[in-house]
RNA sequence: GCGAGUGUGAUGUAGGGGUUAACAUCCAAGCUUCCCAAGCUUGAGCCCCGGGUUCGAUUCCCGGCACUCGCA
Numbered sequence: 001g002c003g004a005g006u007g008u009g010a011u012g013u014a015g016g017g018g019u020u021a022a023c024a025u026c027c028a029a030g031c032u033u034c035c036c037a038a039g040c041u042u043g044a045g046c047c048c049c050g051g052g053u054u055c056g057a058u059u060c061c062c063g064g065c066a067c068u069c070g071c072a
Stems, first nucleotide, its partner, number of pairs: 001071007010025004018055001027043005048064005
């Protein structure tokens, strides 16, 4: 330099046009316990950025950026 793939809470993943964006861990509060741990309940926090298509985009398309892989 060329090509491909992936970007979703603090972390690991699902979701691939309209739903309250889901699960596990983490964090906060409460319950339980003599205390801790475990368990239970509730809550906070996320769609990489910019454009386009569409009535509607986290999802589709284009560009950028980051990471990974392959080729040179």
The prediction has a mean pLDDT of 83. Transfer RNA from a Candidatus Methanomethylophilaceae archaeon, 72 nucleotides, folded computationally. Rfam family: tRNA. From the family's description: Transfer RNA (tRNA) molecules are approximately 80 nucleotides in length. The family's RNA type in Rfam is transfer RNA.